[in-house]
A computed fold for a 114-nucleotide RNA from Novipirellula galeiformis, annotated as c-di-GMP-I riboswitch aptamer. The model forms 93% of the base pairs in the Rfam consensus.
Formats: sequence, C1' cells, structure tokens
RNA sequence: CCGUGAUAAAGGCAAACCUCCUGAGAAGGCGGGGCGCAAAACCACGGGUCCGUGAGUGACAUUGAAGAUCGGUUGCCGAUCGAAGUGUUGCUUCAGGAUAGCCAAGUUGCCACG
Repeated sequence: CCGUGAUAAAGGCAAACCUCCUGAGAAGGCGGGGCGCAAAACCACGGGUCCGUGAGUGACAUUGAAGAUCGGUUGCCGAUCGAAGUGUUGCUUCAGGAUAGCCAAGUUGCCACG
C1' cells in the first nucleotide's frame, strides 16, 4: 500500500421505546435504553422514501359588496345567484425541508489476519 472481517483484545456508535426540549411536520437534540453496526464516522451532489409552514388548486362551513333574476309589493320587504374575505379540510409537490441506521458515489479512519 492492497485485500478480507473467520478469531481475539482495546474501545466506539446506538434502533424501537421512555422523559424533557426544538420544529407546522418529516425529523432533530440532552438523558435513559440497546435492536443491531467494521465505517451505524463525515458528506444531502445522484436515485429512493418521507414532510408540506409557504405556493397552486378543489370541497365544505360562514360572512357577503356592487349587481342580476323571481315573488309580494311600491321610495320597501323576502328568496336565489353573486366577486371577495375568514375558518376547516383534501389533492399536487413548484419553492423549501428531513433521512448518511434506504442505496450509490466521494472523503477520512481503529484493530486483527493475509
């Protein structure tokens, strides 16, 4: 330097779940925990998956201008339609974001063996 991870040692990391915190969310952070991991170290450029505050679009509810139509009627009243606003919610995933313990690429690296 290259290859491999069968064995050993020194150690390392830490899934689910739980507490607290951050975030709209995916998710992340501290602590506990330990399923697993030889790169479960770094990196979000590629593919995948996920989120969807914002944006676009639809539905429902509500308020409802001008105006229109109809009826009663005659300076009025009622009903329907009606731009737009507000609230709830669905869809898209455009902006943006999450995931390196989904895969691939790149970078760095412990020990042992050959």